[in-house]
Context: one part of a larger RNA
């Protein structure tokens, strides 16, 4: 110097910016992912009787983004610089096609089982749900003879969609070289373990898996083991070299009460999805049921410590929608905290009888101290009146009647805090007497302490000063 800091004393304003480092401890309570009638059938409301809302399902798209942790991980995890054996919904360019049938199952109506949570059974029914047959420019798949595969419509007639298939973008799965904490008081590790062959798996390459076979692979250039730790742009810090360090922000990875599985999907093996074990909590009529804040507020706990159960979608950005719009604790503003960094004020000038007082004294006088006071101004910042944006594009503004801007009053509202032996800038008096006490290091105190404690003067910093921890 530096800090995501905390303590103590004190505290007037302003930008801007941080704000659970500890218990990845538990969680009341709202809220954080919907949204589409321009895919569908129902039910219900209102009437202006052919519209308008509204609900609960079928279906579609999103729910894999965005937020939130750092617990695991010492890794191909991450940087970084290269590969081949793949995927890619929405987007956009091409090229082609959108034909004829069919069974259902929610809702609904009845019956029933439950305390509920959720179900069972019959019956009826639409569809861009779901099945079949046509067809095939592309693809597949081939034993090269062939064989297999789609599609859906909606409407306000503008469009919007659907199916094959190629190409792009764009984002991911893979693979390698090389970097990447200690510790040898961890010296030998490995049996799918190294590799081949055959099947199998996957979007793909591969002991990924399996069956056979062989017997390999690693390791003092540190293997295995322990122990810590999320990596990185970057941050401090320093003339560099380097040392610490990973708070805000941005890029990856990892995890969502515990462990463990798949499912649907382009995409997960899914924070606010399912299912199974488990601890814990809650609801139970005891048969059985529900839950998951390391989302945003909050609340208890831990702790030396860290904020409101605020406001708005005005704007940027995403999710659905043709659209209007709808939903977004992302965001963007408020609040709360001298936590930090900058700014800014807390008055200027005049003014000596160097007043009163204080404190020192050799009692002549110094000193506070031009300071005060008084007299002449100013009016920043706060206060109060008034005006009143930009950010929005034709509307649309949450901040916010904000910021600015005009006026009005009157020096008024607005200085602490640590130090004064020596390092180190700044002394003297009284009080105490190796007491009480100080202190970062030397060291001070035992009766003339510039070191404890008050005064007074003095020096430093200043809305903060100081101490405490850290790191260079």
């Nucleotide at each position: 110097g530096a800090c995501g800091a905390a303590c103590g004393c004190u505290g007037g304003c302003g930008g801007c910016a941080g704000g659970c480092u500890u218990a990845a401890c538990a969680c009341a309570u709202g809220c954080a992912a919907g949204u589409c009638g321009a895919g569908c059938g129902c039910c219900c409301u209102g009437c202006u009787u052919g519209c308008a809302g509204g609900g609960a399902g079928c279906g579609g798209c999103a729910g894999a983004c965005g937020g939130g942790u750092g617990a695991g991980u010492a890794a191909c995890g991450c940087g970084u610089g290269g590969g081949a054996a793949c995927g890619u919904a929405c987007c956009c360019u091409u090229c082609g096609g959108u034909a004829c049938g069919g069974a259902a199952c929610a809702a609904c109506a009845g019956u029933u089982a439950g305390a509920a949570a959720u179900g069972a059974c019959u019956g009826c029914u639409a569809a861009u749900a779901c099945c079949g047959u046509a067809u095939a420019c592309g693809a597949c798949c081939u034993c090269c003879g062939g064989g297999u595969g789609a599609a859906a419509g909606a409407u306000u007639u503008a469009u919007c969609g659907c199916c094959g298939a190629a190409g792009g973008a764009u984002c991911g799965g893979c693979c390698c070289g090389c970097g990447u904490u200690a510790g040898a008081u961890u010296a030998g590790c490995u049996u799918g373990a190294u590799g081949g062959u055959g099947g199998g798996g996957u979007a793909a390459c591969g002991g990924c898996c399996u069956a056979c076979c062989a017997u390999g692979g690693c390791u003092a250039c540190g293997a295995u083991c322990u122990a810590u730790a999320g990596c990185u742009g970057g941050u401090c810090u320093g003339a560099g070299a380097g040392g610490a360090u990973g708070a805000u922000c941005a890029g990856c990875c990892a995890c969502a009460c515990u462990g463990g599985g798949a499912c649907u999907g382009a995409g997960a093996c899914a924070c606010g999805g399912c299912c199974c074990a488990g601890a814990c909590u809650c609801c139970u009529a005891c048969g059985g049921g529900a839950g998951g804040c390391a989302g945003c507020a909050g609340u208890g706990g831990g702790g030396a410590a860290u904020a409101u159960u605020g406001g708005a979608c005005a704007a940027u950005g995403g999710g659905c929608g043709c659209a209007a719009g709808c939903c977004u604790g992302a965001u963007c503003c408020a609040g709360c905290c001298a936590u930090g960094c900058c700014g800014c004020g807390u008055g200027a000038g005049u003014g000596a009888a160097g007043a009163c007082g204080g404190c020192c004294c050799u009692a002549g006088g110094g000193u506070u101290g031009u300071a005060a006071a008084a007299c002449u101004c100013u009016u920043u910042c706060a206060a109060c009146g008034g005006u009143g944006a930009a950010g929005a594009u034709a509307a649309u503004g949450a901040c916010g009647g904000u910021a600015g801007c005009c006026g009005u009053a009157g020096a008024a509202g607005a200085a602490g805090c640590c130090c004064c032996g020596g390092c180190u800038a700044a002394u003297u008096u009284c009080g105490u007497g190796c007491c009480a006490g100080c202190a970062g290091c030397c060291g001070c105190g035992g009766u003339a302490a510039u070191a404890c404690g008050a005064a007074a003067g003095g020096g430093g910093c200043a809305a903060g000063c100081g101490u405490u921890g850290u790191u260079c």
Molecule: small-subunit ribosomal RNA, 5' domain
Organism: uncultured bacterium